A computed fold for a 350-nucleotide part of an RNA from a metagenome, annotated as small-subunit ribosomal RNA, central domain. The full RNA is in RNAcentral, with records from SILVA.
Context: one part of a larger RNA
RNA sequence: CUGGGCGUAAAGGGUGCGUAGGUGGUUAUGUGUGUUGGAUGUGAAAUCUCACUGCUCAACGGUGAAAUUGCAUUCAAAACUGCAAGACUAGAGUACUGGAGAGGAGAGCGGAAUUCCUGGUGUAGCGGUGAAAUGUGUAGAUAUCAGGAAGAACACCGGUGGCGAAGGCGGCUCUCUAGACAGAUACUGACACUGAGGCACGAAAGCUGGGGGAGCAAACAGGAUUAGAUACCCUGGUAGUCCCAGCUGUAAACGGUGUGCACUUGGUGUGGGGGGAGUUGAUCCCCUCCGUGCUGGAGCUAGCGCGUUAAGUGCACCGCCUGGGGAGUACGGCCGCAAGGCUAAAACUC
Numbered sequence: 001c002u003g004g005g006c007g008u009a010a011a012g013g014g015u016g017c018g019u020a021g022g023u024g025g026u027u028a029u030g031u032g033u034g035u036u037g038g039a040u041g042u043g044a045a046a047u048c049u050c051a052c053u054g055c056u057c058a059a060c061g062g063u064g065a066a067a068u069u070g071c072a073u074u075c076a077a078a079a080c081u082g083c084a085a086g087a088c089u090a091g092a093g094u095a096c097u098g099g100a101g102a103g104g105a106g107a108g109c110g111g112a113a114u115u116c117c118u119g120g121u122g123u124a125g126c127g128g129u130g131a132a133a134u135g136u137g138u139a140g141a142u143a144u145c146a147g148g149a150a151g152a153a154c155a156c157c158g159g160u161g162g163c164g165a166a167g168g169c170g171g172c173u174c175u176c177u178a179g180a181c182a183g184a185u186a187c188u189g190a191c192a193c194u195g196a197g198g199c200a201c202g203a204a205a206g207c208u209g210g211g212g213g214a215g216c217a218a219a220c221a222g223g224a225u226u227a228g229a230u231a232c233c234c235u236g237g238u239a240g241u242c243c244c245a246g247c248u249g250u251a252a253a254c255g256g257u258g259u260g261c262a263c264u265u266g267g268u269g270u271g272g273g274g275g276g277a278g279u280u281g282a283u284c285c286c287c288u289c290c291g292u293g294c295u296g297g298a299g300c301u302a303g304c305g306c307g308u309u310a311a312g313u314g315c316a317c318c319g320c321c322u323g324g325g326g327a328g329u330a331c332g333g334c335c336g337c338a339a340g341g342c343u344a345a346a347a348c349u350c
Stems, first nucleotide, its partner, number of pairs: 004321003007304002012318001014201004021194003025088003029084003034080001035077008049065006091191001092188004096183003103177007110154001114150008125136002162169002206247006215241002220236004258317006266295007274286004299306002323350003332343004
């Protein structure tokens, strides 16, 4: 330097934006960087290979040829590649119109439930379990009615429904704001794809400071269970869960499937859009585009299965793997308030 791989065997980075780099649409012209061919020079000798030959053979040696796949100079070719200056519109983008959506941020509002407080009615239990007990109640509980306070979450609708790059997003209204999609034109004219580093986002738990605290609930306490029970069950209960500001940067961050583009038989749902029928509506039919499911053909696969949303067929670029354990550990470095994170071995052993 090369190989084979990455759904489940080891292996896709948690996700996006994007720098360098790699790769890159159609067309004509020029150039001649790469590329291709010719010529000349050089590429020491020995070695290697071939032919002939000398030691009785061989090793060894001699003569000649070939080879030295390279480099330089020069002449030529112009398909591809690069470069230069142009042109194009099929990629990409912009403008216009439109509807869909738990996309994001802030503010306000709402009802049900729960707990607590006050008052009324009312009396002996309530609660809890497999059964109990701890607990709670004659200082009047539970139940029920009225009033008040607080915090958190938003039943039904709700759906292999929708939106978002991922994490994720669900009561209602308003304000600000991002993206995708469809339609019919116009415009820019390759502006593209990927992306080492880098930057940003990133569930839950955790951390710092300040608030808040209804319910739930690690730790903790008690009651049970049990041989024991540092558990499962029960009664309580603090961090936390909630808000603001900052940090942490990890997850079975999963579709266990990187991103983009192109190509390759079908059937059947569903969300958005377009067209048509229907007097409006309800509804029905058709079409293609975007998304999301099921089933299944070829093909692929060790099998399971995947199957136009590919794990099929190709191209471009990135990441990663290379027997199990030791170990995602030690050491060092970087980051963090800490917890710890990222990077990442070896001895030894099977």